């Protein structure tokens, strides 16, 4: 890189190291940051993927654990872009589209 499926308001640092820049990318916005940004290392988070336990059916639901593969640890995925809905015209909602991540597959 392709192509399914599932998730994407939850959670998680007063570490150490680094020294300007990030918050995918493009438009516009709105933020973080020398009270230290990305990156890396350590610690924590969660529970895709794994074990097991309970229930019982069309291969499902429910729960526990947390060695290992990944992930993730500011803001809703930061927020808007396309489409449409209305007793609410908006810090509204519903869908799409791009993307993130997991399993699988070519």
């Nucleotide at each position: 890189a392709u192509c399914u499926u599932a998730u994407c308001g939850a959670g998680a640092g007063u570490g150490g190291u680094g020294g300007a820049g990030g918050g995918a990318a493009c438009u516009g916005a709105c933020c973080c940051g020398a009270c230290g940004a990305a990156g890396c290392c350590c610690g924590g988070c969660a529970a895709c993927c794994a074990a097991c336990c309970u229930u019982g059916u069309g291969u499902g639901a429910g729960g526990u654990u947390a060695a290992g593969g990944u992930g993730c640890u500011a803001c809703a995925u930061u927020c808007a872009g396309c489409a449409g809905a209305c007793u609410u015209u908006g810090u509204u909602c519903u869908g799409g589209g791009a993307g993130a991540u997991a399993a699988g597959u070519g």